RNA sequence: UGCGGGGUGGUGUAAUGGCAGCACAGCGGCCUUUGGAGCCGUUAGUCUUGGUUCGAAUCCAAGCCCCGCAG
Numbered sequence: 001u002g003c004g005g006g007g008u009g010g011u012g013u014a015a016u017g018g019c020a021g022c023a024c025a026g027c028g029g030c031c032u033u034u035g036g037a038g039c040c041g042u043u044a045g046u047c048u049u050g051g052u053u054c055g056a057a058u059c060c061a062a063g064c065c066c067c068g069c070a071g
Base pairs, nucleotide, nucleotide: 001070002069003068004067005066006065007064010024011023012022013021018054026042027041028040029039030038047063048062049061050060051059
């Protein structure tokens, strides 16, 4: 440099173009002799900028970053 794949809370992982869920972690509470177990509640996210569309995490373009292959 070229080609391919990927980027979603702190972490991992879902989501036919139609309210972004789940688990763990965090926080608060309950329970308990104790809590690192169990239960209840809760905070927090779509890489960036444009485009298409009534509507974009999803489709298109460019860029940034990561991984692989080739040179």